[in-house]
Context: one part of a larger RNA
RNA sequence: CACCGCCCGUCACACCACGAAAGCUGACAACACCCGAAGCCGGUGACUUAACCGAAAGGAGAGAGCCGUCGAAGGUGGGGUUGGUGAUUGGGGUGAAGUCGUAACAAGGUAGCCGUAUCGGAAGGUGCGGCUGGAUCACCUCCUU
Numbered sequence: 001c002a003c004c005g006c007c008c009g010u011c012a013c014a015c016c017a018c019g020a021a022a023g024c025u026g027a028c029a030a031c032a033c034c035c036g037a038a039g040c041c042g043g044u045g046a047c048u049u050a051a052c053c054g055a056a057a058g059g060a061g062a063g064a065g066c067c068g069u070c071g072a073a074g075g076u077g078g079g080g081u082u083g084g085u086g087a088u089u090g091g092g093g094u095g096a097a098g099u100c101g102u103a104a105c106a107a108g109g110u111a112g113c114c115g116u117a118u119c120g121g122a123a124g125g126u127g128c129g130g131c132u133g134g135a136u137c138a139c140c141u142c143c144u145u
Base pairs, nucleotide, nucleotide: 003108005105008101009100011098013095014094015093016092018090019089020088023085024084025083026082027081028080031077032076033075034074039070041068042067043066044065047063048062049061052059053058111132112131113130114129115128116127117126118125119124
C1' cells in the first nucleotide's frame, strides 16, 4: 500500500506430519496342556555288598537298579500388551503463483451471528427459534451538561 482494499470455501499441483485399514512381521509378560535333564525327597529293592551280629548258613545296615512327587530347558495352543510395515483411504498444515465463484468486513449491496433441520461444485442457501456484538428514521424512558 488505506474499497483498484480486505477476505471465504471447493478444486488442481508439491511437500510435511497425523489418523483409519485387509493383512504381513517382531518383542514382552503371563496362562493351559505335552515332554521332562540334574538333583532332593518318598517307595521298592529277587541283584550287589569291607567294618556290625553270627562258628557257618544267614541277618542287620548300605548300595546299584526300578517306580513316583517336585523340577530347568524344550514343544504345542488360544488369548493379552506393545512396536515396525501395509495397497488404499480420511481430514489437517505449509506453499510464489493457479481454477471456480463472492460468503464475511460499509445497511458488504438479502443486516450479521448462534442453535437446529434440510438442500447445494464450493464459499453457502432456505425454514424454525434466539441474540444485537445491526445501519437509518420516528417515538418513549433514563443519564450527563

Predicted 3D model of a 145-nucleotide part of an RNA (small-subunit ribosomal RNA, 3' minor domain) from Desulforamulus aeronauticus DSM 10349. Its mean pLDDT, the model's own confidence on a scale to 100, is 82. Taxonomically the source falls in Desulforamulus aeronauticus (Bacteria, Bacillota, Eubacteriales, Desulforamulus).